[in-house]
Record summary:
A computed fold for a 73-nucleotide RNA from a Spirochaetaceae bacterium, annotated as transfer RNA. Its mean pLDDT, the model's own confidence on a scale to 100, is 81. Taxonomically the source falls in Spirochaetaceae (Bacteria, Spirochaetota, Spirochaetia, Spirochaetales). It was read from a public genome assembly.

RNA sequence: GGGCCGCUAGCUCAGUUGGUAGAGCAGCAGACUCUUAAUCUGCGGGUCGAAGGUUCGACUCCUUCGCGGCUCA
Repeated sequence: GGGCCGCUAGCUCAGUUGGUAGAGCAGCAGACUCUUAAUCUGCGGGUCGAAGGUUCGACUCCUUCGCGGCUCA
C1' cells in the first nucleotide's frame, strides 16, 4: 500500500428487507429482611466513531476520513 471485518448506554452486545434506539450486567431509588446478601419493582444513562450525500425520513444506503483487528504483498 491492497482486500475484509468491527466501532451503538459505564461494560458485554442486539437492532435484516430505511419509519421517532433496546437487552443483560453495573449504577441509583423503593419493597422485603433485625442487618447484609439474595429476590422483586421502578428510574436514570446514547449528538448510534467523525464529516458530507441520497431520502419526506438514515444505526441501517452511498462517499471520504479516524481508530482497532485479520489477511495479501
It matches the Rfam family "tRNA". The family's RNA type in Rfam is transfer RNA. Its family is annotated with triplet codon-amino acid adaptor activity in the Gene Ontology. Rfam describes the family as follows. Transfer RNA (tRNA) molecules are approximately 80 nucleotides in length.